[in-house]
This is a predicted structure of a 72-nucleotide RNA (transfer RNA) from Candidatus Gottesmanbacteria bacterium RIFCSPHIGHO2_01_FULL_42_12. Its Rfam family is "tRNA". About the family: Transfer RNA (tRNA) molecules are approximately 80 nucleotides in length. By type it is a transfer RNA. Lineage of the source: Bacteria > Bacteria candidate phyla > Candidatus Gottesmaniibacteriota.
RNA sequence: CGGGGUGUAGUGUACUGGUAACAUGCACGGUUCGGGACCGUGAGACAGUGAGUCCGAUUCUCACCACCCCGA
Numbered sequence: 001c002g003g004g005g006u007g008u009a010g011u012g013u014a015c016u017g018g019u020a021a022c023a024u025g026c027a028c029g030g031u032u033c034g035g036g037a038c039c040g041u042g043a044g045a046c047a048g049u050g051a052g053u054c055c056g057a058u059u060c061u062c063a064c065c066a067c068c069c070c071g072a
Base pairs, nucleotide, nucleotide: 001071002070003069004068005067006066007065010024011023012022013021018055026042027041028040029039030038048064049063050062051061052060
């Protein structure tokens, strides 16, 4: 320098156009003599940044940023 991939709640992942789900973690309650395990409830991300297309985008397109891989 060229090509490819990834970037979503604290963490790990889902969601291939219609206002984001699951596990774990966290908070509260129940259970227990107490703890763990288990059960119930709840909070928590507007989706790397910006722009474009569309009635509408995390999901399509472009640029940039970070990381990973391949080549020179």
The prediction has a mean pLDDT of 84.